[in-house]
């Protein structure tokens, strides 16, 4: 410099479950706890998917639906930069 198909890990990260807490929900934060990660860092106004629905609209067979509108999600794909290993 370059690579992510194998190889390989001192350190790294934490799935689901419970506990507490924030939220109307989604989901999130702490602590437990490892299911896995080689980008499970990081970005949620580059996109694209997945996902909620407290307030507003409008229809409604009154149960609900769409539509706006605004969240989450990075452990879906993306993009960005990074350790080890090989060359």
């Nucleotide at each position: 410099u370059a690579u992510a198909a194998g190889u390989a890990a001192a350190g790294g990260c934490a799935a689901a479950g419970c506990a507490g807490u924030c939220g109307a929900a989604a989901g999130g934060c702490u602590g437990u706890g490892a299911c896995g990660c080689a980008a499970a860092g990081c970005u949620a106004u580059a996109g694209g998917g997945a996902u909620g629905u407290c307030c507003c609209u409008u229809c409604u067979u009154a149960g609900g639906a769409a539509g706006a509108a605004u969240g989450u999600u990075a452990g879906c794909c993306a993009g960005c930069u990074a350790c080890a290993g090989u060359a």
c-di-GMP-I riboswitch aptamer, 87 nucleotides, folded computationally. Of the family's consensus pairs, 95% are formed in the model.